[in-house]
Molecule: Guanidine-I riboswitch aptamer
Organism: Rhodobacter sp.
């Protein structure tokens, strides 16, 4: 120089809107009905760059089993690893928003 791999679910927060329940005004007063998210909330949505938990992947090290010395491939444990990351605009869904998806995008360094 070049070439691959940096993953994947799950819970939970920042956030986030108003389908639903609930709150407020007002109408009706028998069932409800209209507004209002600039209404603390329950319900839902929610993190690449949050936190957590389980995997799965790597390196070493033991053990099994194939086996008949030794080795690939398989399987179980143990110890560790699993980095780095600034970021518009505008556009999509769902009832609607948004650190959700585009997108680790465009750009920046």
């Nucleotide at each position: 120089a070049g070439a691959g791999u940096u993953g994947a679910c799950g819970g939970c927060u920042a956030g986030g809107g108003u389908u639903c329940c609930g709150g407020c005004a007002c109408c009706a007063c028998g069932c409800g009905g209209u507004g209002c998210g600039u209404c603390u909330g329950g319900u839902c949505c929610g993190a690449g760059a949050g936190c957590u938990g389980u995997c799965a992947c790597c390196a070493c090290c033991g053990g099994g089993a194939c086996a008949g010395a030794c080795a690939u491939c398989c399987c179980c444990g143990g110890u560790g690893g699993c980095g780095c990351a600034c970021g518009g605009c505008g556009g999509g869904a769902c009832a609607a928003a948004a650190a959700c998806c585009c997108g680790g995008g465009a750009g920046a360094c």